[in-house]
Molecule: c-di-AMP riboswitch aptamer (ydaO/yuaA leader)
Organism: Paenibacillus piri
C1' cells in the first nucleotide's frame, strides 16, 4: 500500500419501536406521538362434527430430488433437508415524497389455547431486536439554503 477484527463519534438501512416531562438519581411513572389486539348497529357469514381456529410480519402458494414414517397394490399422504421459482417487500442517501427503467436482496420467524368477522363509543398492549462501508439513471412536485 492492502486486507481483516474491535472499540469511540457521526452518517444511514429494516421495523411501530421516537421525542418530552416529572421524581425517590436508579431506575421508574407520566404524557405526546406512532403501531397492534378486542369490542354494537348495519353488511357479512348458516351451525356443529369432520381435516380446528385465529393474530404480528412482506414473509403466501407450487416444482423437482434425497431421506424417514404410515398407508396403499403400484402409487398415495405426511414430515426434515437441499434446489428452482412465485403471490408479496426492501435497498441503490439531493432534504423528503413519487414515478419508470436498472442492478441487487428478503420471500422468516413467533405468539394465541378450543376461542376472537367487520365494527362508533369503549377497553387495552407495545414503543424491540438486527445490521451497514456499500451507495444506479432519467423525470416530476414539496421543502430548504444562498445570492
Nucleotide at each position: 500500500a492492502c486486507u481483516u477484527u474491535g472499540u469511540c463519534g457521526a452518517c444511514g438501512c429494516u421495523g411501530a419501536g421516537u421525542u418530552u416531562u416529572c421524581u425517590u438519581u436508579g431506575a421508574g411513572a407520566a404524557a405526546a406521538a406512532c403501531g397492534g389486539g378486542g369490542g354494537a348497529a348495519c353488511c357479512a357469514a348458516g351451525u356443529a362434527c369432520u381435516u380446528g381456529g385465529g393474530g404480528u410480519g412482506a414473509a403466501u402458494c407450487a416444482g423437482c430430488a434425497u431421506g424417514c414414517a404410515c398407508a396403499a397394490c403400484u402409487u398415495g399422504u405426511g414430515c426434515a433437508u437441499g434446489u428452482u421459482g412465485u403471490a408479496g417487500g426492501g435497498c441503490g442517501a439531493u432534504u423528503u415524497c413519487u414515478c419508470a427503467c436498472c442492478g441487487u436482496c428478503c420471500g422468516a420467524a413467533u405468539c394465541c389455547g378450543g376461542c376472537a368477522g367487520c365494527u362508533a363509543a369503549c377497553c387495552u398492549c407495545g414503543u424491540a431486536g438486527g445490521c451497514g462501508a456499500g451507495a444506479g439513471u432519467g423525470g416530476g412536485a414539496a421543502g430548504g439554503a444562498u445570492a